[in-house]
């Protein structure tokens, strides 16, 4: 230098262009318990890596950039 894959909540993760972006974990509250843990219920937490474009509509498609992993030279 070229090619492929990836970046989504504090962490991990699902998501075929269209309903309020999914689940787990963490955090907070409540129930349960003599108390804690475990369990159950509820709530909070996301400008989907950055920018531009396509479209009535973009986490999803296109281009550029940043970062990470792998391969070729």
């Nucleotide at each position: 230098g070229c090619c492929u894959c990836g970046a989504u909540a504090g962490u991990c993760u699902a998501g075929u262009g269209g309903u309020u972006a999914u689940g787990a974990u963490u955090u907070u509250g409540c129930a349960c318990u003599u108390g804690u843990a475990a369990u159950g219920c509820a709530a909070g937490g996301g400008u989907c890596g950055g920018g531009c474009g396509u479209u009535c509509a973009a986490a999803u498609c296109g281009c550029c950039c940043u970062c990470g992993a792998g391969g070729c030279a």
This is a predicted structure of a 73-nucleotide RNA (transfer RNA) from Kwoniella heveanensis CBS 569.
Lineage of the source: Eukaryota > Opisthokonta > Agaricomycotina > Cryptococcaceae > Kwoniella heveanensis.
Its Rfam family is "tRNA".